[in-house]
RNA sequence: AAUACGGGCGGCAAUGGACUCUGCCUGAUUUCAGUGAUGAAAUCGAACCGCCCGCCGGGCUGAUGAUUCCUACCCCGCC
Numbered sequence: 001a002a003u004a005c006g007g008g009c010g011g012c013a014a015u016g017g018a019c020u021c022u023g024c025c026u027g028a029u030u031u032c033a034g035u036g037a038u039g040a041a042a043u044c045g046a047a048c049c050g051c052c053c054g055c056c057g058g059g060c061u062g063a064u065g066a067u068u069c070c071u072a073c074c075c076c077g078c079c
Stems, first nucleotide, its partner, number of pairs: 010025004016070003020066002027044007050060004
């Protein structure tokens, strides 16, 4: 120096929010400034983007990954 593993910041888990828990991802490039150490910015990438069927058309469930609560929506009953 490279690679691997572990940890950590951060991100994600088909419709909003919060606590806790679980799982997953957690990498690369470029430009500018600077003597340098470093700093700033941009781009790409990962996890993620529901299910079913006779399939380009049709059908279905749910505000959770899980527990609890709030909000929105839907159904039934009562006043």